This is a predicted structure of a 73-nucleotide RNA (transfer RNA) from a Lachnospiraceae bacterium.
The prediction has a mean pLDDT of 83.
It matches the Rfam family "tRNA". By type it is a transfer RNA.

RNA sequence: GGGCCAUUAGCGCAGUUGGGAGCGCGUCGCACUGGCAGUGCGAAGGUCGUCGGUUCAAGUCCGAUAUGGUCCA
Numbered sequence: 001g002g003g004c005c006a007u008u009a010g011c012g013c014a015g016u017u018g019g020g021a022g023c024g025c026g027u028c029g030c031a032c033u034g035g036c037a038g039u040g041c042g043a044a045g046g047u048c049g050u051c052g053g054u055u056c057a058a059g060u061c062c063g064a065u066a067u068g069g070u071c072c073a
Stems, first nucleotide, its partner, number of pairs: 001072007010025004019056001027043006049065005
């Protein structure tokens, strides 16, 4: 220098053919318990790495770019 992969909630991840942003763990509240733990119910938490483009509509498609990984030189 070039190719490929990853980037989505605090952490680990899913998101199919472009239209609802979700799951597990964690956090908070309430109930059960003498308390802890545990269980049940409920809640909060997201500029979808960044910028731009296409589209009525983008996490998803296109371009550039950043970080990490990997391969080639």